A computed fold for a 328-nucleotide part of an RNA from a marine metagenome, annotated as large-subunit ribosomal RNA, domain IV. Its Rfam family is "Bacterial large subunit ribosomal RNA". Model confidence (mean pLDDT): 88 of 100. The RNAcentral record of the full RNA draws on SILVA.

Context: one part of a larger RNA
RNA sequence: UGAUGUUGAAGGAACUCGGCAAAAUACUUCCGUAACUUCGGGAUAAGGAAGACCUUCUUGUAGGCAACUAUGGGAGGGUGGCACAAGCCAGGGAGAAGCGACUGUUUAUCAAAAACACAGGGCUCUGCUAACACGUAAGUGGAUGUAUAGGGUCUGACGCCUGCCCGGUGCUGGAAGGUUAAUGCGGUUGGUGCAAGCUAACUUCUGAAGCCCCAGUAAACGGCGGCCGUAACUAUAACGGUCCUAAGGUAGCGAAAUUCCUUGUCGGGUAAGUUCCGACCUGCAUGAAUGGCGUAACGAUUUCUCCGCUGUCUCCAACAUCAACUCA
Numbered sequence: 001u002g003a004u005g006u007u008g009a010a011g012g013a014a015c016u017c018g019g020c021a022a023a024a025u026a027c028u029u030c031c032g033u034a035a036c037u038u039c040g041g042g043a044u045a046a047g048g049a050a051g052a053c054c055u056u057c058u059u060g061u062a063g064g065c066a067a068c069u070a071u072g073g074g075a076g077g078g079u080g081g082c083a084c085a086a087g088c089c090a091g092g093g094a095g096a097a098g099c100g101a102c103u104g105u106u107u108a109u110c111a112a113a114a115a116c117a118c119a120g121g122g123c124u125c126u127g128c129u130a131a132c133a134c135g136u137a138a139g140u141g142g143a144u145g146u147a148u149a150g151g152g153u154c155u156g157a158c159g160c161c162u163g164c165c166c167g168g169u170g171c172u173g174g175a176a177g178g179u180u181a182a183u184g185c186g187g188u189u190g191g192u193g194c195a196a197g198c199u200a201a202c203u204u205c206u207g208a209a210g211c212c213c214c215a216g217u218a219a220a221c222g223g224c225g226g227c228c229g230u231a232a233c234u235a236u237a238a239c240g241g242u243c244c245u246a247a248g249g250u251a252g253c254g255a256a257a258u259u260c261c262u263u264g265u266c267g268g269g270u271a272a273g274u275u276c277c278g279a280c281c282u283g284c285a286u287g288a289a290u291g292g293c294g295u296a297a298c299g300a301u302u303u304c305u306c307c308g309c310u311g312u313c314u315c316c317a318a319c320a321u322c323a324a325c326u327c328a
Base pairs, nucleotide, nucleotide: 001323002322003321004320005319006318007317008316010314011313014312019309027051028050029049030048031047036041038157052079053078054077055076056075057074058073059072060071061070062069063068080084092307093306094305095304096303097302098301099299100298104116105115120155121154122153123152124151125150126149132141133140134139158294159293160292161291163224164223165222168221169220170217171216172215173214174213177212178211179210184205186203187202188201189200190199191198192197225243226242227241228240229239252286253283264280265279266278267277268276
């Protein structure tokens, strides 16, 4: 000097990105227990008291004929200690917000999460030799199942809801029409042959799917405007005009895990707050199953605050063990 521990005056988070680490709490019985809530919870909520040993009385349970033995409960009196759940073991707690409903799963070896899954919801395909998948095939899975079944895809408990757009892309439907390959019946011309015929080129018509075309469909992929003026202070614009569009963002939420300007402005909390909470709306660039907004419970999740607690710190010190170092 380092490592691992133990202890510490006064203060008690002033440390720090951040209470990281440490300390504290911890058991049993009794009392007591809030908001909120899906009425189950929250809850060991929070908060408080008692606990050792000796002794008196009393009352159970089991066994026993009984004497009694074992083991509990209650009331009272006393004793010692700094300390009686005396060691080990053994929850710190509370308030508010984000995200995800939850228990679960995950990057074996830097990420455990807000990611995945999930029950629930929707759309779509599939009538059985099912769809779909593997395989060249035979065949197999699906399934010894049969639409309350199976496949694909999106969302993700629950509550309240899920607006407008089918122009583009996709999908589904459409006895018409257009386009079209091979084919088929012909036509014209040429070569050859006595002829029947064979053969070559050109050509009208015929002619499926697809595409064009016509519809439907957004819990399909996706999308959801601009400019100008206007009210008897000012400001603002319920109102009007105009251009464009398939339609111009509804409800809700909003400086947000989304806000650039930005430490926006106001309020709360602090002596002092780029974080936090509540509002406002000027949403650079929110928004409804790429789900929107709430939400009790839950979380080794993220953020803010308070109580307790402490060597995290003011500010370091001592001790124990080990290592390093110096000397032998």